Transfer RNA from a Flavobacteriales bacterium, 73 nucleotides, folded computationally.
Rfam family: tRNA.
The coordinates come from a structure-prediction model, not an experiment, and the mean pLDDT is 80.
The RNAcentral record of the sequence draws on ENA.
[in-house]
RNA sequence: GCGAGAGUAGCUCAAUUGGUAGAGCAUCAGACUGCCAGUCUGAGGGUUGCGGGUUCGAGUCCCGUUUCUCGCU
Numbered sequence: 001g002c003g004a005g006a007g008u009a010g011c012u013c014a015a016u017u018g019g020u021a022g023a024g025c026a027u028c029a030g031a032c033u034g035c036c037a038g039u040c041u042g043a044g045g046g047u048u049g050c051g052g053g054u055u056c057g058a059g060u061c062c063c064g065u066u067u068c069u070c071g072c073u
Base pairs, nucleotide, nucleotide: 001072002071003070004069005068006067007066010025011024012023013022019056027043028042029041030040031039032038049065050064051063052062053061
């Protein structure tokens, strides 16, 4: 230099044909318990890497850009 993949909650990851962004763990609160641990219920937490475009509507399609991984030279 060329090609491919990946970036979504604090962490690990989903999201079907473009149609309300979710789960588990973690955090916080409550209930059960003499305490811890544990179980159950609920809550908070998001500029979907960044910037544009298309569309009534974009995590998803298109373009640019950035970081990481792999391959080729």